[in-house]
RNA sequence: GGGACUAUAGUUUAAUGGUAGAACAGCGGCUUGUGGCGCCGUUGGUCCGGGUUCAAUUCCCGGUAGUCCCC
Numbered sequence: 001g002g003g004a005c006u007a008u009a010g011u012u013u014a015a016u017g018g019u020a021g022a023a024c025a026g027c028g029g030c031u032u033g034u035g036g037c038g039c040c041g042u043u044g045g046u047c048c049g050g051g052u053u054c055a056a057u058u059c060c061c062g063g064u065a066g067u068c069c070c071c
Stems, first nucleotide, its partner, number of pairs: 001070007010024004018054001026042005047063005
């Protein structure tokens, strides 16, 4: 220098172009002599900038970061 793949909640991950879900973690409550376990509830997210579209996590372009391959 060229190419492939990946980027969603604090973490691990789902999502045919049509209301972004789950588990764990966190917070609150119940339970307990206290804590833990268990049960109930709850907060929090689409890497960045454009484009297409009535509508984009999803499609297209560029960028950033990571992994890998070639040179």
Record summary
This is a predicted structure of a 71-nucleotide RNA (transfer RNA) from a bacterium. RNAcentral holds the sequence, with entries from ENA. Its Rfam family is "tRNA". It is annotated as a transfer RNA.